[in-house]
Molecule: c-di-GMP-I-GGC riboswitch aptamer
Organism: Paranoxybacillus vitaminiphilus
RNA sequence: CUCGAUAAAGGCAAACUCAUUCGAAAGAUGAGGACGCAAAGCCACGGGCCUAAGGAGAGUUUCUCUAUGGCAGCCGGGUUGCCGAAA
Numbered sequence: 001c002u003c004g005a006u007a008a009a010g011g012c013a014a015a016c017u018c019a020u021u022c023g024a025a026a027g028a029u030g031a032g033g034a035c036g037c038a039a040a041g042c043c044a045c046g047g048g049c050c051u052a053a054g055g056a057g058a059g060u061u062u063c064u065c066u067a068u069g070g071c072a073g074c075c076g077g078g079u080u081g082c083c084g085a086a087a
Stems, first nucleotide, its partner, number of pairs: 002087001003084002011037002016032005022027001035073001041079003045076003048071003054066005
């Protein structure tokens, strides 16, 4: 360095519930909660997914397209990093 243990010390926190003088929404944040996680730390760079305020197109009270908005706990990639059994 690769790797990842019935190790040790710690860490994070899905669904769900409540709250927000956050947001158009997706979603975010805080409290509770634990399904899981060895990068479930950080970065939207590639793919993917969600949303559609604004914009555009239909043409009628609706529909379609679109990210400049999001998701890092979807997959790659980049970057930083705790511990140290076996191999």